[in-house]
Context: one part of a larger RNA
RNA sequence: GUCAGCGACUUACUCUUGGUGGCGAGGUUAAGCCGUAAGGCGGAGCCGGAGCGAAAGCGAGUCUGAAUAGGGCGCACUAGUCGCCGGGAGUAGACCCGAAGCCAGGUGAUCUAUCCAUGGCCAGGGUGAAGUUGGGUUAACACCCAAUGGAGGCCCGAACCGCUUAACGUUGAAAAGUUAUCGGAUGAGCUGUGGAUAGGAGUGAAAGGCUAAUCAAACCUGGUGAUAGCUGGUUCUCCCCGAAAUAUAUUGAGGUAUAGCCUCGUGUGAUGAGCCACGGAGGUAGAGCACUGAAUGGACUAGGGGUCCCACAGGAUUACCAAACCCAAUCAAACUCCGAAUGCCGUGGUCUUUAGCACGGGAGUCAGCCUGCGGGUGAUAAGGUCCGUGGACGAGAGGGAAACAUCCCAGACCGCCAGCUAAGGUCCCUAAAUCCAGACUAAGUGGGAAAGGAUGUGGAUCUGCCCAGACAGCCAGGAGGUUGGCUUAGAAGCAGCCAUCCUUUAAAAAGUGCGUAAUAGCUUACUGGUCGAGUGGGUCCGCGCCGAAAAUAUAACGGGGCUCAAGUCUGGUACCGAAGCUGCGGGUUCGAAGGUCAAGCCUUCGAGCGGUAGGGGAGCGUUGUCGUAACCUGCGAAGGCGUACCGAAAGGAGCGCUGGAGGACCGACAAGUGCUUAUGCUGAC
Repeated sequence: GUCAGCGACUUACUCUUGGUGGCGAGGUUAAGCCGUAAGGCGGAGCCGGAGCGAAAGCGAGUCUGAAUAGGGCGCACUAGUCGCCGGGAGUAGACCCGAAGCCAGGUGAUCUAUCCAUGGCCAGGGUGAAGUUGGGUUAACACCCAAUGGAGGCCCGAACCGCUUAACGUUGAAAAGUUAUCGGAUGAGCUGUGGAUAGGAGUGAAAGGCUAAUCAAACCUGGUGAUAGCUGGUUCUCCCCGAAAUAUAUUGAGGUAUAGCCUCGUGUGAUGAGCCACGGAGGUAGAGCACUGAAUGGACUAGGGGUCCCACAGGAUUACCAAACCCAAUCAAACUCCGAAUGCCGUGGUCUUUAGCACGGGAGUCAGCCUGCGGGUGAUAAGGUCCGUGGACGAGAGGGAAACAUCCCAGACCGCCAGCUAAGGUCCCUAAAUCCAGACUAAGUGGGAAAGGAUGUGGAUCUGCCCAGACAGCCAGGAGGUUGGCUUAGAAGCAGCCAUCCUUUAAAAAGUGCGUAAUAGCUUACUGGUCGAGUGGGUCCGCGCCGAAAAUAUAACGGGGCUCAAGUCUGGUACCGAAGCUGCGGGUUCGAAGGUCAAGCCUUCGAGCGGUAGGGGAGCGUUGUCGUAACCUGCGAAGGCGUACCGAAAGGAGCGCUGGAGGACCGACAAGUGCUUAUGCUGAC
């Protein structure tokens, strides 16, 4: 892991509520006693029949109060009580399993820590302390030399004890090792045997270490089914309805209580919802500047600053700052002279629809999430966060969006090899138009993006020049005073400054650009000719272009592929397309009518039948007991295996084989009553 078996809402008492039965202004016994049993006796007590008051107490009243007032709670409206069976609550382990822990009494020092007693062990080698002896030396000590000697938590290094580093091992050879390397190795050494100390206690050269593979409080048993606002699990079927993730409070925040929302029952009987009409309150959106503030320019002008006159006083002036007033143009959640739409409240309605309310039983919910719209916060960030108001998911399947809880369409009772549509689609993958009419795009734009940029291209419109010849090209001219004056080394149209006239002309600047040291030279404006019809400049709109760099692989149409489209815009006609709608058949719930009438059954019609938590209803099956005498069964029970039958389901038959001795149907009663899951328990494999 799989399979089989076991495995979780129970029981007692008390209260409450529903159903049902007895009796009923009453109902009922408890302990106990009697009896073989069935049952009988037992009226103490309890509940009801009267309330009010803190109470004394009074009483259909009473309390408050000075009150014969008012007010509060009652009466006048009367039903209870005792069983049984359900729902719920309380007290008990109270649906089951699960702590870490706390306390009590014991068991442990054969592991290990320290200590006590008594034993044992330490190859070999090195170093060579004190002391001693001899010699030297000294006044004597001291001192020196040599020998001897053999000290030491001395040195090297086995046994022994340890474990520094590394590799291996890591379902190991081993629940701590192996190999290599390494530390101590006469000492605070190692070790045998016997003994002592223990659980808030021991022991500890101290690491919270060790105290039997267990230690920030050992182990065993008990209190004990400790407690667990936490996690997990909680077993057959069908039918009806169907939530919440909010408010308030909370040593409260993943818990709970009350309310809200769901369900069931009883009562009430149009009170509900929508729409329309009418009547209301209000200060949002918008707007405005009349208030409060903010804020730009101007005008005007106090005050201040600067400058000037000035001993002071007092003046003048100002491209400075600037109050108030005025003009123009603005801004505001905590501004308002104004002011909607919605929403909200009320009244009515010959309209549509189907709820509403009260009381009582039972809940669940208190982590929500995405999306449109109105906002706060944030950065006018977030799949962010916090409110409001709709929708969806949650608890919702089906079709579309390639895939995709939340987006778009649409709410699945069941069946059908029938039809119509929605969103979205109709070249192929892929069901349906290579459909019709008109236009645009050339960028594969479509099929990702901004400021900004551009003779892209289509459309609209305004305007200059133009057969008296425009625009572009080509041919020709483009002159004189003059090299204007100044400046300058020079300045001659063309470094710079000033001026920018006159003349000849068809026209020609005191010069548009290149150029020279300065001239020169080229060129332009301007003019003529040639040519012969359009040529320039704005504005708006449609579709395109650039701007455009990312990480495993094309990878920014789902793919193929698409260009008068299979892209985009406008209009149109068909078709496809869902569990939507329709058709046919069937089931079930509720309502109405009719028949039969016991709430049941039958017929017809109408409306409904997605569903988590959860409420309500109806059933299937298992074990046992009773009715139970009877019935089936060796001509084969239960159980097992197989099977094409029946039922809406849980399930139920028939038959065959196996099996070898018990077992139903029907009606009721009582439960150790139903298992894929609890890292469930036991067994098998």